[in-house]
RNA sequence: GGGCCUGUAGCUCAGUGGGGAGAGUAUUCGGUUCGCAUCCGAAAGGUCGAGAGUUCAAAUCUCUUCAGGUCCACCA
Numbered sequence: 001g002g003g004c005c006u007g008u009a010g011c012u013c014a015g016u017g018g019g020g021a022g023a024g025u026a027u028u029c030g031g032u033u034c035g036c037a038u039c040c041g042a043a044a045g046g047u048c049g050a051g052a053g054u055u056c057a058a059a060u061c062u063c064u065u066c067a068g069g070u071c072c073a074c075c076a
Stems, first nucleotide, its partner, number of pairs: 001072007010025004019056001027043005049065005
């Protein structure tokens, strides 16, 4: 330098035939208990890596770019 993959809640990830942004876990609150744990319920938590384009509408399609991983090439 070139190809491919990944980037979504604090963490691990789902969602990529365009239309509701979600799960588990963690956190907080409530219930249960003499109390704690477990269990049950609820709440909060997001510029979907960034920018632009297409579209009535983009996490999803296109382009550019950033970070990480991997393979190839080049140099020594």

The RNA shown here (transfer RNA) has 76 nucleotides and comes from bacterium 1XD42-8. RNAcentral records the identical sequence in 2 taxa. Rfam family: tRNA. By type it is a transfer RNA. The RNAcentral record of the sequence draws on ENA.